[in-house]
RNA sequence: AGAGUUUGAUCCUGGCUCAGGAUGAACGCUAGCGGCAGGCUUCAUACAUGCAAGUCGAGGGGUAACAGGGAGUGCUUGCACUCCGCUGACGACCGGCGAACGGGUGCGUAACGCGUAUGCAACUUACCUAUUACAGGGGGAUAGCCAAAAGAAAUUUUGAAUAAUACCCCAUACGAUCAUUAUACUGCAUAGUAUUUUGAUGAAAACUUCGGUGGUAAUAGAUGGGCAUGCGUCCUAUUAGUUUGUUGGUAAGGUAACGGCUUACCAAGACUACGAUAGGUAGGGGUCCUGAGAGGGAGAUCCCCCACACUGGUACUGAGACACGGACCAGACUUCUACGGGAGGCAGCAGUAAGGAAUAUUGGACAAUGGAGGAAACUCUGAUCCAGCCAUGCCGCGUGCAGGAAGAAUGCCUUAUGGGUUGUAAACUGCUUUUUUAAAGGAAGAAAUACUCAUUCGUGAAUGGGUUUGACGGUACUUUAAGAAUAAGGAUCGGCUAACUCCGUGCCAGCAGCCGCGGUAAUACGGAGGAUCCAAGCGUUAUCCGGAAUUAUUGGGUUUAAAGGGUCCGCAGGCGGUUUGUUAAGUCAGAGGUGAAAUCCUACCGCUCAACGGUAGAACUGCCUUUGAUACUGGCAAACUUGAGUUAUUGUGAAGUAAUUAGAAUGUGUAGUGUAGCGGUGAAAUGCUUAGAUAUUACACAGAAUACCGAUUGCGAAGGCAGAUUACUAACAAUCAACUGACGCUCAGGGACGAAAGCGUGGGUAGCGAACAGGAUUAGAUACCCUGGUAGUCCACGCCGUAAACUAUGGUCACUAGCUGUUUGGCCUGCAUUGGUAGGCUGAGUGGCUAAGCGAAAGUGAUAAGUGACCCACCUGGGGAGUACGCUCGCAAGAGUGAAACUCAAAGGAAUUGACGGGGGCCCGCACAAGCGGUGGAGCAUGUGGUUUAAUUCGAUGAUACGCGAGGAACCUUACCAGGGCUUAAAUGUAAGUUGCAUAGAUCAGAGAUGAUCUUUUCUUCGGACUACUUACAAGGUGCUGCAUGGUUGUCGUCAGCUCGUGCCGUGAGGUGUCAGGUUAAGUCCUAUAACGAGCGCAACCCCUAUCGUUAGUUGCCAUCAAGUAAAGUUGGGAACUCUAACGAAACUGCCGGUGCAAACCGUGAGGAAGGUGGGGAUGACGUCAAAUCAUCACGGCCCUUACGUCCUGGGCUACACACGUGCUACAAUGGCCGGUACAGAGAGCAGCCACUUUGCAAAAAGGAGCGAAUCUAUAAAACCGGUCUCAGUUCGGAUCGCAGUCUGCAACUCGACUGUGUGAAGCUGGAAUCGCUAGUAAUCGCAUAUCAGCCAUGAUGCGGUGAAUACGUUCCCGGGCCUUGUACACACCGCCCGUCAAGCCAUGGAAGCUGGGGGUGCCUAAAGUCGGUGACCGUAAGGAGCUGCCUAGGGUAAAACUGGUGACUGGGGCUAAGUCGUAACAAGGUAGCCGUACCGGAAGGUGCGGCUG
Repeated sequence: AGAGUUUGAUCCUGGCUCAGGAUGAACGCUAGCGGCAGGCUUCAUACAUGCAAGUCGAGGGGUAACAGGGAGUGCUUGCACUCCGCUGACGACCGGCGAACGGGUGCGUAACGCGUAUGCAACUUACCUAUUACAGGGGGAUAGCCAAAAGAAAUUUUGAAUAAUACCCCAUACGAUCAUUAUACUGCAUAGUAUUUUGAUGAAAACUUCGGUGGUAAUAGAUGGGCAUGCGUCCUAUUAGUUUGUUGGUAAGGUAACGGCUUACCAAGACUACGAUAGGUAGGGGUCCUGAGAGGGAGAUCCCCCACACUGGUACUGAGACACGGACCAGACUUCUACGGGAGGCAGCAGUAAGGAAUAUUGGACAAUGGAGGAAACUCUGAUCCAGCCAUGCCGCGUGCAGGAAGAAUGCCUUAUGGGUUGUAAACUGCUUUUUUAAAGGAAGAAAUACUCAUUCGUGAAUGGGUUUGACGGUACUUUAAGAAUAAGGAUCGGCUAACUCCGUGCCAGCAGCCGCGGUAAUACGGAGGAUCCAAGCGUUAUCCGGAAUUAUUGGGUUUAAAGGGUCCGCAGGCGGUUUGUUAAGUCAGAGGUGAAAUCCUACCGCUCAACGGUAGAACUGCCUUUGAUACUGGCAAACUUGAGUUAUUGUGAAGUAAUUAGAAUGUGUAGUGUAGCGGUGAAAUGCUUAGAUAUUACACAGAAUACCGAUUGCGAAGGCAGAUUACUAACAAUCAACUGACGCUCAGGGACGAAAGCGUGGGUAGCGAACAGGAUUAGAUACCCUGGUAGUCCACGCCGUAAACUAUGGUCACUAGCUGUUUGGCCUGCAUUGGUAGGCUGAGUGGCUAAGCGAAAGUGAUAAGUGACCCACCUGGGGAGUACGCUCGCAAGAGUGAAACUCAAAGGAAUUGACGGGGGCCCGCACAAGCGGUGGAGCAUGUGGUUUAAUUCGAUGAUACGCGAGGAACCUUACCAGGGCUUAAAUGUAAGUUGCAUAGAUCAGAGAUGAUCUUUUCUUCGGACUACUUACAAGGUGCUGCAUGGUUGUCGUCAGCUCGUGCCGUGAGGUGUCAGGUUAAGUCCUAUAACGAGCGCAACCCCUAUCGUUAGUUGCCAUCAAGUAAAGUUGGGAACUCUAACGAAACUGCCGGUGCAAACCGUGAGGAAGGUGGGGAUGACGUCAAAUCAUCACGGCCCUUACGUCCUGGGCUACACACGUGCUACAAUGGCCGGUACAGAGAGCAGCCACUUUGCAAAAAGGAGCGAAUCUAUAAAACCGGUCUCAGUUCGGAUCGCAGUCUGCAACUCGACUGUGUGAAGCUGGAAUCGCUAGUAAUCGCAUAUCAGCCAUGAUGCGGUGAAUACGUUCCCGGGCCUUGUACACACCGCCCGUCAAGCCAUGGAAGCUGGGGGUGCCUAAAGUCGGUGACCGUAAGGAGCUGCCUAGGGUAAAACUGGUGACUGGGGCUAAGUCGUAACAAGGUAGCCGUACCGGAAGGUGCGGCUG
């Protein structure tokens, strides 16, 4: 110091989450030791038991207990009893001091309670210190004790007697108190101080060892306390007004003291937006945690202050209390009781119960420190010092160290017998002994006091020596011995975040702080191995700070992300021009006081170190006082003119209000002309019209709005304002002067204005037009469209107060480069001159472009979103929600103010790349159009779906499956089914063993596989080879996963695209290049150009074909010559031609003309066999579809192993109500049939092609040449010639079926092809729809081949023959390319997404009521008690009993207010699995969307009016 998370990616905004530190903690797992700390955060709940405040006999009367002594009695001769206060001592009592400290808790308290700084001229202070003075006389009681009485007890009463340092009276008395006289000084108003005159009032206690101690009065000090004041001290305004002793005065009372503290009277004040009052919460501080700091959070332990002591009230005593372990009263609770009446207060220390996640021993000691009393010894002390329990925290130590590689074994992993890891780890060897155990020794903390001795001074102290005193504790510590001996776990390992593999599981079980893992290969679940981090701890949970600049003073923002108020005026407040003087409040500096200690920091020191502790310093950033400085700010005084304003002059405008008025249009009425339609729409209909519409002419009437001018025009604060004229009013600008002299800016609260809609009252109503009605559209249509139409729109007056009230940009002032329009002024110049016009300069407005700068970017840019100053408003994740409740306003509608629970991890802005659009532009393609021929109808063939079945094996399924894998299912194939068998069969190899069997042949059984029986063999170098069997190891699987894969393939698409390097632009994703203008079949080329180049594609190179040449001439050819035949290149010969097959030529927009910068295009140009890629083929960029294939093959993982392997027989893949695809044959005359004649190319052939001959009607058969092929084998068919048929279900068509055959094959039943003969179905050109094709193409005709025994081939792949029509063109359909635009899409429109309804869960509002709580008010009553009155009774007196008045805790009662809980029912909200209805929004989202308002509708929503462009 940052990181993760919104997106396909980016930048930003913004929230959520994490890493750090901390804790009085708790929980889980684990645990060796010590030191130092800490330990009921919850019920201020209730408490059994013990202890926590006593002491003094040197104040007193005394003698209950103990001890000693004395006397006596009994005797058991040292014991018991009795008596004596004689002595030590001492229960209870009187008295003194203490008990107001120490200890606990945090209920209450928002307060002078606390903190800090002051003041008291308004006070007090026992004990202590210092000083001064004094203590004379007298009196009466009372407790204890004794006696009696009441009561269960607590306790009480009566009588008698008695003491004091107890109580009272008299005297004396000062610097005391009060009054009074005078003087001096001082201060802060009253006044204070010192001296002084006079008068009045108030004291005392004794004890004694005779040293002293104690007492009284006064003053001063010290210490403690009381009171007052400035400043600081939580949240809520959905708490805005509060107060009657209240605010002040006078007088009196009261107090230690001031004071409404209390009372009477008088006045009417006092507090409050700088937050009163009310409500909620809370002890405050030093400090503690965190943080760089500023801050934020906390207030345990320790220290200071406050408050409290069961709850409430009250006083007494006292120096001090309204008193934790005192009193009285009331209440609640507990408890004793004889029922009459009593007792009690752990928030002291232990402890108990309860509550709770949770917090300890009913311990030891006064040895030390401190406290009370005492002269002291001493006593008391749960204060304190110690110990016990607890890993609660911090700190420290240990669990060993060194060597040791066969890198052991196990475990785990693995590419698999090789390696890696655990790992120097272990074993083993040596060493050490902190710790542990045992034994021995053994502290410091102790100084004082007291006793004793001595010295000094001296009658009580100081100093020195000695003796005595330790709870902790035989503890710390030290030494010795033994022996690695007694001692390691927890969490984590997907990223953040250090650390990885295997197995199991299979969206299950589970994990999770956030993002997210898990649906068969999980580094994320569970286990294991390994690793990482900490370590006697480790994790989790909770809370706080940090990170978070995420409340921003330091240190944020507001055009579009959340956020500028609709606009202006303006009080308070904040800020404020120039100069001079003064002041010194702010500000700055010096000094002084204070800021307790502890804490933090620094230095040093002490415990072996550290934690911890000690000493010193620094600091405590604060407050107060004082002295000084005077630049700035402020105050006061004076002046100035530039800010602001006034006057004057000249202009400007749809500025406002009121009145008057004009024409066009529309509608209506009347009258005329005129006749059948009008109107309306995408198309229609509703509607109007023969009772005369629409149209047209004339006249009349009505209301509303103002064409042209008219415009990024003008005016206004905004809303807004538009015919013309008049009246009144306001504003703005410029100009030069005069005047005032800072009069200014902004503005919470407040006030005024404020579109449209809406409301009230009264008018008005032509047009338009929510609602409503009807007609259409539609699946529906509560809409869009149409016909009508009410409120409303208009006017007057009054409300409402909101809009996308927008420049989504608050106001004012100043400054910071330019260019160019326009409106309205002024000045100058030129031209012209009645007005004018052009240019320049200069103001004020209003626009465009742009530099710098700013900005996340888009953008903005002198009209700032730049740079500064001042003031106001507003924001702090999304939803819930601008909702609920409360309050204010309103007639209402509603407006303003304005939450929470709950829920999500995002919501959002700008820009980028794609994709998409019922957006746009350009272009292409048999895409459409123009044509030709089909499919869809029929029959059949074939494939698929479905159905069926034992099985109908499997795959392919929009385009891109369906005559596809299959280029050939009768068996085989074959993977499927039924049945029967085998367990290693086939292939190959190794090792071991056995055998000479086996193989082969034959026979039998069987459906066959197979089994049984019989017979038998080869070579040899005799080792064996060879074969077989057995065993072991390797197998086998067309089983699953094409969503684990390789390879191969389809499609977009033979579309023209897809990228890279460097550079440049951009924060970045990305862009540029690749865009633009042309051109092309083409990202083809040219030009331009922040791009320049390059790659994969295009094209070309390759093959076939079209022309020619050269070479070669057999099996091909035959012109010339010759031979020869019925004929025939048949023969000699030839090498010309055709042809064959190798090489080469040729075509390149090369030439000409036109257009063009060029590229290029055009000409039906020339030449040429071929002309503009000549035709065809091969060739398929980056990628898309988790496209297809695990059944071609290969392969990971999983699965089967007497079976999911393998063999065999038979069956099935060929089923058949049906649906679809692809084809064949047809429906006929451009034809069918019969006869005759002619012309190909390519390919194939030996288990083959087969000439020819014979037989058969034929399929074929029997013979039989040639040919392993330019040599042999095959009738090409359409066509042409002739004949026949004559429009019909036919001489068309051939399905179906019968009979008879042929061939292949082991075998044609399921289930082959072909032949002959007979039979002769549907069908007469095919609905909606749909397919192919642009030239040697379509159409049509036949031929060949692969597979193959044969063939279901009408299929596929090739070959040639004959051989068209049409294309105006790109509006439309489909697909594609480029550019651009919008987007809320990115799984990318088969996208996203809204609302009602239905179901479940959750929190919440309202609600008849029901039930609590705290507080206030009125009335009634009123304990104890203070105060007042009285007091005939008691007392010598002081005083008291008694009676009584006021006040009051508490109680009762009444009506309101506030705040909780609950509540039938009810409202909306949120979250949920793939529910229902629609499709509102995002693209022109298919009616542009949105805002305000009103009405309507199942719902999203629709419509009207006005507004905005997002």

RNAcentral holds the sequence, with entries from SILVA. This is a predicted structure of a 1510-nucleotide RNA (small-subunit ribosomal RNA) from an uncultured Bacteroidota bacterium.